[in-house]
RNA sequence: GGGCACGUAGCUCAAGUGGUAGAGCAACUCGCUUACAACGAGAAGGUUAGUGGUUCGAGUCCACUCGAGCUCA
Numbered sequence: 001g002g003g004c005a006c007g008u009a010g011c012u013c014a015a016g017u018g019g020u021a022g023a024g025c026a027a028c029u030c031g032c033u034u035a036c037a038a039c040g041a042g043a044a045g046g047u048u049a050g051u052g053g054u055u056c057g058a059g060u061c062c063a064c065u066c067g068a069g070c071u072c073a
Base pairs, nucleotide, nucleotide: 001072002071003070004069006067007066010025011024012023013022019056028042029041030040031039049065050064051063052062053061
């Protein structure tokens, strides 16, 4: 340098044919307990890597850039 697949919450991952961005764990608050753990309840946490384009509407489609991985030379 060429090809392939990927980047979504603190972590691990979902999100059908473009139509309300979610789950588990962690952390936080409350209950329970003498207290802690476990358990129960609740709330919070997102520039979907970035920029631009298509569209009424983009995590999803297109282009480029960045990052990390596999592979070919």